A computed fold for a 385-nucleotide RNA from an Acidobacteriota bacterium, annotated as Bacterial RNase P class A. The sequence is in RNAcentral, with records from ENA. Its mean pLDDT, the model's own confidence on a scale to 100, is 77. The source organism's lineage runs through Bacteria, Pseudomonadati and Acidobacteriota. It matches the Rfam family "Bacterial RNase P class A". Rfam links the family to the GO terms ribonuclease P activity, dimeric ribonuclease P complex and tRNA processing. It is annotated as a ribozyme.

[in-house]
RNA sequence: CGAGCGGGCCACGUGAUCGCCCCGAGAGAUCGGGGAGGAAAGUCCGAACUCCGAACUGGCGGCAUGCCGGGUAAUGCCCGGUCGCGGUGACGCGAAGGAAAGUGCCACAGAAAACAAACCGCCUUCCUGCAGCUCACGCUUCGGGACGGCAAGGGUGAAACGGUGCGGUAAGAGCGCACCGCCCCGCCGGCAACGGCGGGGGCACGGUAAACCCCAUGCGGAGCAAGGCCAAAUAGGGAGACGGUGGGCGCCAGUCCCACCCCGCUUUCGGGCGGGCCGUCUCCGGGUCGGCUGCUUGAGCCCGGGGGAGACCUCGGGACGAGAGGAAUGAUCACGGGCCCGGGCAACCGGGUCACAGAAUUCGGCUUACCGGCCCGCUCGGGCU
Numbered sequence: 001c002g003a004g005c006g007g008g009c010c011a012c013g014u015g016a017u018c019g020c021c022c023c024g025a026g027a028g029a030u031c032g033g034g035g036a037g038g039a040a041a042g043u044c045c046g047a048a049c050u051c052c053g054a055a056c057u058g059g060c061g062g063c064a065u066g067c068c069g070g071g072u073a074a075u076g077c078c079c080g081g082u083c084g085c086g087g088u089g090a091c092g093c094g095a096a097g098g099a100a101a102g103u104g105c106c107a108c109a110g111a112a113a114a115c116a117a118a119c120c121g122c123c124u125u126c127c128u129g130c131a132g133c134u135c136a137c138g139c140u141u142c143g144g145g146a147c148g149g150c151a152a153g154g155g156u157g158a159a160a161c162g163g164u165g166c167g168g169u170a171a172g173a174g175c176g177c178a179c180c181g182c183c184c185c186g187c188c189g190g191c192a193a194c195g196g197c198g199g200g201g202g203c204a205c206g207g208u209a210a211a212c213c214c215c216a217u218g219c220g221g222a223g224c225a226a227g228g229c230c231a232a233a234u235a236g237g238g239a240g241a242c243g244g245u246g247g248g249c250g251c252c253a254g255u256c257c258c259a260c261c262c263c264g265c266u267u268u269c270g271g272g273c274g275g276g277c278c279g280u281c282u283c284c285g286g287g288u289c290g291g292c293u294g295c296u297u298g299a300g301c302c303c304g305g306g307g308g309a310g311a312c313c314u315c316g317g318g319a320c321g322a323g324a325g326g327a328a329u330g331a332u333c334a335c336g337g338g339c340c341c342g343g344g345c346a347a348c349c350g351g352g353u354c355a356c357a358g359a360a361u362u363c364g365g366c367u368u369a370c371c372g373g374c375c376c377g378c379u380c381g382g383g384c385u
Stems, first nucleotide, its partner, number of pairs: 001381010012336007020035006037356001041367002044365005049223004062219005067081005082096001083094004097214002102212002104208003119154002121150003125146005131140003162180006181203001182201008227293004237284006244260005261276006301318007337354007
C1' cells in the first nucleotide's frame, strides 16, 4: 500500500422567531425547567407489576429446550471452553442428546440401498473352434460354452458393508501383517464437555430423529384496553308513599257505591278474596359517558476505584433525563459541516442531498430496517529500509 476479519461508537451541529405537551412558581399577566430511538419497530423469548385463582404431587396429552462450565432477577439471552464443518489466515457457522428400544423412508441411476448382491470383469476345472509347435501323447495364443470360485479393477449414486501399503492366492478377500479408522478396557490431564497414552479385539454397528419415536429438563391463564377509586343525563331494575278510567250521590277536592282492565289464590263456574294499574315524588343498587389513579426513581444512568480471562460483580461519588390519552416533540430563517454533480489551473462559485424511523406500564434480550462516517485490535499478500 492492497484485500479482509472482529469489536465499539456517532446518527448533521449551533442560534433566533412563532407554536405544541408536561412540571414548578405566581392572585394574574407571566417567568423558569424538561420534551423520542439505536432501533421507540416486529411483538419472537425472559421478567417485574396486576387480576383470575390452586395449576402442589403423580398419571396422560401438548408445546418448548437439548455438548460442557459460568453469568444473570430470569431466559430459548450473554461469556468462556469442547467437538464437527468451512476459510491460507484473522475468524465464521452449527436444532451439537439417542440410529447395537421399536417402526418407517432412502427418488433417479444402478447388479445391489441393508439378515447384501454380481452387469462388465478376474480365475481354476471340464467340453470345444481356428492357428502355431511336436514323429506322437500333448502344450500354447486367441475365441465360444458349462459347473463353480471372487469382489481387486470398471461402471451407478448423496451414500455401496472400513482405508492405504506389503504379503498371500488359481484369481481374490482382514485371509495374514504394519499404520490410520472403529469398538472394548485401563491409566493420566481437565469441575466437565473432552483430550492424551497404553493394552486388547479383525471389525461386529450405512444414512435419515428440521420422520414417527425414546430420554432428560422446563412450562396455569390473561394482560396497563391489567387493575383500583369517584361518578352524570336518559332508559331500565328494586323498595316506599300517594293512588287509575268511566258512571252514580256531590259545586270542587276528599270520601262512599257500582262497573271495567291485569295478576295471583280459590270455586258449587254464578262468583269470592287479595294485590296491581296511569302517573308523580323520595330512596337504593348496577352499568354507560366522563374524571382521577396505576404513571414513571429505575434488577436504571454517568464518572472513578477494585475483582474476574470474559459475560459480569462490587465499592464510592454525582445527576434526575418525556409521561400524552383521537394522543405533544413541529414550522420558518440564518450561519457552519459531510457527501454528490457542474464550472474553474487553483483559491473558489452555483445547485442538489444528509438515512432508517416516531415513545404509549416498565425493564433484560433477540431479530429486522438504516445515508454517511469515526476509533481500537487482528489476519493475509506485496513493496521499501